[in-house]
Context: one part of a larger RNA
């Protein structure tokens, strides 16, 4: 000079785009952050509607009807693994790079082959009962796309190659014939279900190389290095266990200390280089501390479970509850870092056949000159007073004031008014599937409707110069100068060095100068 996630001191007009705990991975009071499907099931708490019945005060009340809309709590499914936060911890195949063989992959996609026929429960519910709660305990009954056999296996797994083993389920919408026990069967679309191939995706594992500091850390390792052989894993392997063998790594720095998430990037720089990992993105790592495993396609699981511990809080003293390094907030720590907001309208997720429903992701407001970048604070000589200097003549402040005449960005008041919306529904209709002019899908068309931001941006119109400038320095370095006052005093100072009575260096005026809604200090880095 050039830069910051800054912070201080002055000071402060808008606006756009970003950015906000760098410290105690301290402890945490509300509240929200993961739901969802009634087109798996059984059903019916509450809401509404509709119908009976009763009472009347003639529009209310109360009771009945799962027959409708629809739904608490149950069973089941899918999803809670993802999004979101942090950066303790890791110097390590954690990362980044190029490679690798001995794997796994739910939903997706695309093939192939099936979906027969039985069966037992266990919640909900009722009933009783223990407990202050938390949460139970028995006994009866019930469904299912929950569970468990049989049957069947192209292909699939084991195989000693003879064999042997192994699934599955249904639901929803419409329907001419034909059959009915009037449920339906059947067909037929549309979502599901098994089993297998293959692809996509996603994750596990191993390897080359490369990623810090000290040698005032010189030796270090017994599952330790190899093997055979069991076992374990999705899957290779001392992973793990027998036994055997004594291997194995180290001055090309092992081990041990210390300190640290790593990268794409970012900041300097003219480049090599140094330094650095906020925001954005990718990866790993953790979720009160420490262990452990279920359960799943994936987890040893942030808002799941089990012990144990440190801490909070209830509690009948028997025994319970919780974990904001999820958004917001609180205290505490700090130089020092924001609202206990709006909406799912868009994008994206989950879950649904879908309307939709849930989303502190995410869009968006809201606060801060934290930084960038853009824009006003206006435009015009009779050189007046005043201040300040003066040689006393004047000079300078200076187009700056007032004045006069003009403008009106911004702000302020008023009206208008894009775009961010794709979609969704209802109606015709065509096309494809069908036996079918039903259903259902996809298209076209009409017509309906979805915005939180929002008092939107943008245009228009009013008014008035109206409402907007400060902060640093001026002794060289370094652009800018003179008066007082001060008297090695008070006082400045980045470095040289100023101040002891003519200070251009302290103070304070006039005037300058340089940057400006900033500007100067500290701090830090090249």
């Nucleotide at each position: 000079g050039a830069u910051u996630g800054a912070a201080c001191g002055c000071u402060g007009g808008c606006g756009g785009c970003a950015g906000g705990c760098u410290u105690a991975a301290c402890a945490c009071a509300u509240g929200c952050a993961a739901g969802u499907c009634g087109a798996g099931c059984g059903g019916a708490a509450a809401c509404g509607a509709u119908g009976a019945u009763a009472g009347c005060u003639u529009g209310c009340u109360a009771u009945c009807a799962g027959g409708c809309g629809u739904c608490g709590a149950g069973c089941g499914g899918c999803g809670g693994a993802c999004g979101g936060g942090u950066g303790a911890g890791u110097a390590a195949c954690g990362c980044g790079u190029a490679g690798g063989a001995a794997u796994c992959u739910g939903c997706c996609u695309a093939g192939u082959a099936g979906a027969g026929g039985g069966g037992g429960a266990c919640a909900a519910c009722a009933u009783g009962u223990g407990g202050a709660a938390a949460c139970g305990c028995a006994u009866g009954c019930u469904a299912a796309u929950a569970c468990c056999g049989c049957a069947u296996a192209c292909g699939c797994c084991c195989u000693u190659a003879g064999g042997g083993g192994g699934a599955a389920a249904g639901g929803a919408g419409g329907g001419g014939a034909u059959c009915u026990u009037a449920g339906g069967a059947c067909c037929u679309u549309c979502c599901g279900c098994u089993a297998u191939u293959a692809g996509a995706u996603g994750a596990g594992c191993c390897u080359g190389c490369g990623u810090g500091a000290g040698a005032u850390u010189a030796g270090c390792u017994a599952g330790u290095u190899g093997g055979u052989g069991g076992g374990g894993u999705a899957a290779a392997g001392g992973c793990u266990c027998a036994c055997c063998a004594a291997g194995g790594c180290g001055a090309c720095g092992a081990u041990c200390u210390c300190u640290a998430a790593c990268u794409g990037g970012u900041c300097u720089g003219a480049g090599a280089g140094g330094a650095u990992g906020a925001c954005c993105a990718g990866u790993c790592a953790c979720a009160c501390u420490g262990g452990g495993a279920c359960u799943g396609a994936g987890a040893c699981a942030c808002g799941g479970c089990c012990c144990a511990g440190a801490c909070u809080c209830c509690u009948a003293c028997g025994g319970g509850a919780g974990g904001c390094a999820g958004c917001a907030g609180u205290g505490g720590g700090g130089a020092a870092u924001a609202u206990u907001g709006g909406a799912c309208a868009a994008u994206g997720g989950g879950c649904g056949c879908a309307a939709g429903c849930c989303u502190g992701a995410u869009c968006c407001a809201g606060c801060c000159a934290u930084g960038c970048c853009g824009c006003g604070u206006g435009u015009g000589a009779a050189g007046a007073a005043g201040g300040c200097c003066u040689u006393a003549g004047g000079g300078u402040u200076g187009u700056a004031a007032a004045g006069c005449a003009c403008u009106u960005u911004c702000a302020g008041g008023a009206g208008u008014g894009a775009g961010g919306a794709a979609g969704g529904g209802u109606a015709a209709u065509u096309u494809g599937u069908u036996a079918a002019u039903a259903c259902c899908a996809a298209g076209u068309u009409a017509u309906u409707u979805u915005g939180a931001c929002g008092u939107u941006a943008g245009c228009u119109c009013c008014a008035g110069a109206a409402g907007a400038a400060g902060c640093a320095c001026c002794g060289g370095c370094u652009a800018a100068c003179u008066c007082u006052g001060u008297g090695c005093c008070a006082g400045c100072a980045g470095c040289c060095g100023c101040g002891g009575u003519a200070a251009u260096a302290c103070a304070g005026a006039g005037g300058g100068u340089g940057c400006a809604a900033g500007c100067g200090u500290u701090a830090a880095u090249c």